About this RNA: This is a predicted structure of a 502-nucleotide part of an RNA (small-subunit ribosomal RNA, 5' domain) from an uncultured rumen bacterium. Model confidence (mean pLDDT): 85 of 100. RNAcentral holds the full RNA, with entries from ENA. Rfam family: Bacterial small subunit ribosomal RNA. Rfam links the family to the GO terms ribosome and structural constituent of ribosome.
Context: one part of a larger RNA
RNA sequence: GGAUGAACGCUGGCGGCGUGCGUAACACAUGCAAGUUGAGCGACGACGCAUCUGAGGUGGCAACAUGGAAGGUGCGAGCGGAGCAGCGGACGGGUGAGUAUAACAUGAGAAGCUGUCCUCUGGUGGGGGGCAACGUCUAGAAAUGGACGCUAAUACCCCAUAGGCCGAAAGGUUAAAGCAGCAAUGCGCCAGAGGAGGUGCUCGUGCCCUAUCAGCUAGUUGGUGAGGUAAUGGCUCACCAAGGCGACGACGGGUAGCCGGCCUGAGAGGGUGUCCGGCCACACUGGGACUGAGAUACGGCCCAGACUCCUACGGGAGGCAGCAGUGGGGAAUAUUGGGCAAUGGGAGAAAUCCUGACCCAGCGACGCCGCGUGAACGAAGAAGGCCUUCGGGUCGUAAAGUUCUUUUAUGCGGGAAGAAGAAAGUGACGGUACCGCAUGAAUAAGCCCCGGCUAACUACGUGCCAGCAGCCGCGGUAAUACGUAGGGGGCGAGCGUUGUCC
Numbered sequence: 001g002g003a004u005g006a007a008c009g010c011u012g013g014c015g016g017c018g019u020g021c022g023u024a025a026c027a028c029a030u031g032c033a034a035g036u037u038g039a040g041c042g043a044c045g046a047c048g049c050a051u052c053u054g055a056g057g058u059g060g061c062a063a064c065a066u067g068g069a070a071g072g073u074g075c076g077a078g079c080g081g082a083g084c085a086g087c088g089g090a091c092g093g094g095u096g097a098g099u100a101u102a103a104c105a106u107g108a109g110a111a112g113c114u115g116u117c118c119u120c121u122g123g124u125g126g127g128g129g130g131c132a133a134c135g136u137c138u139a140g141a142a143a144u145g146g147a148c149g150c151u152a153a154u155a156c157c158c159c160a161u162a163g164g165c166c167g168a169a170a171g172g173u174u175a176a177a178g179c180a181g182c183a184a185u186g187c188g189c190c191a192g193a194g195g196a197g198g199u200g201c202u203c204g205u206g207c208c209c210u211a212u213c214a215g216c217u218a219g220u221u222g223g224u225g226a227g228g229u230a231a232u233g234g235c236u237c238a239c240c241a242a243g244g245c246g247a248c249g250a251c252g253g254g255u256a257g258c259c260g261g262c263c264u265g266a267g268a269g270g271g272u273g274u275c276c277g278g279c280c281a282c283a284c285u286g287g288g289a290c291u292g293a294g295a296u297a298c299g300g301c302c303c304a305g306a307c308u309c310c311u312a313c314g315g316g317a318g319g320c321a322g323c324a325g326u327g328g329g330g331a332a333u334a335u336u337g338g339g340c341a342a343u344g345g346g347a348g349a350a351a352u353c354c355u356g357a358c359c360c361a362g363c364g365a366c367g368c369c370g371c372g373u374g375a376a377c378g379a380a381g382a383a384g385g386c387c388u389u390c391g392g393g394u395c396g397u398a399a400a401g402u403u404c405u406u407u408u409a410u411g412c413g414g415g416a417a418g419a420a421g422a423a424a425g426u427g428a429c430g431g432u433a434c435c436g437c438a439u440g441a442a443u444a445a446g447c448c449c450c451g452g453c454u455a456a457c458u459a460c461g462u463g464c465c466a467g468c469a470g471c472c473g474c475g476g477u478a479a480u481a482c483g484u485a486g487g488g489g490g491c492g493a494g495c496g497u498u499g500u501c502c
Stems, first nucleotide, its partner, number of pairs: 001502004006498005013371006019364002021329001026327003030324003035087003040084002044080002047076006057066003094282003104206006112199003117195008125159004134149006163174004178187003208254003215245003220242008257279004261272004284305005307318004335361001337360003343357001344355004374404004384395004409439006418429001446491005451472003457486005467474002
């Protein structure tokens, strides 16, 4: 000098774009953050329409007429909350604890899997039994159940048949589902082949400090066989052999997520990994599997533990390293905001619903960039301050004054694009940006420094005191070095200081 997720001191007008818990992976009140499908299914409730039955009442002597309560049935691509079922909750969002390698980066590889999507081939025949919901009874304070009974399906099962797979062959094994529509047809379902994207696995190379860590290793290294897996493999097991790694640093200890990048530097290099993008790991702590195309699953399950909460003391509930927000820690880091209008995601045929992803707004000079705080004229030079050799010098065209301008500010008026292949409709931001008019210099300057390095000097006060200081060093009676004032220098909505890196 440059840089910074910064902090502190003094100061502070506006806008745009960014950015904001680096510390306690500390504990969390409250709300929201993942649902959706009735065009898979059976019930229930309310409503509307149609229809059936039709009470009391009214008229009538009666027959009957009128009237319409309650109820039944059907319909509603209608409404509501549960249930079965499907798809999605493995994405998106957070954090960096752990991890020196099962990671990451890059290059290569063989023994794999793959829902949805794309291309293509063939199929979609026949039958069956249940379980929720619901009803009755019942346990419990609750959470949550139990018994019996009924029922549907794109839920479950069986038979058939294909292609596939296994096998030298004989042969063995293994599928399917319907829904909407008057229909055409559409959406699905099953099997197979290929693709795209995704993902699992193996190898080479690269990847911090420490030798005051020198030897490490028993599933250890290899083989045979078996098991297991989607798949290779000591992944696991039995047997056999005795190997494998190491000063080119094994093993141990410390520290740490890795990379694209970012900062610095002429470069080589050094430092760094915040925001954005890729990968990994984690989800109160530890362990475990289930479901599934995919998880060993942040807002799923089970067990154990610590903690918090409820309890009728028998037993239960919870997990913000999602978005806000609270306490705590800290030098220090924001709103319990608006909207699904856009982009994107999930479900759905669609309408649509959901989306703290996202788009916006709010707060902070935290950073970068831009703009303003006025412009021109104006005295051999007011007043006042300071200095003075008392002549004067300086602040200084600075002010006043005159003539202007209106960025900004304030008020009034107009007013977007962002919205989507033709029309219509749809904007949170937002009456925002922007445009026009009006008013009036009006609303807007500080901070650090002036001994040398280093641009900038005098006076007074103080008297090794009070103090300054990055280094050298200043201060003990004329201090350009302390304090104040005048003047000057630098930068400017900032200026200094501190920390860290080059």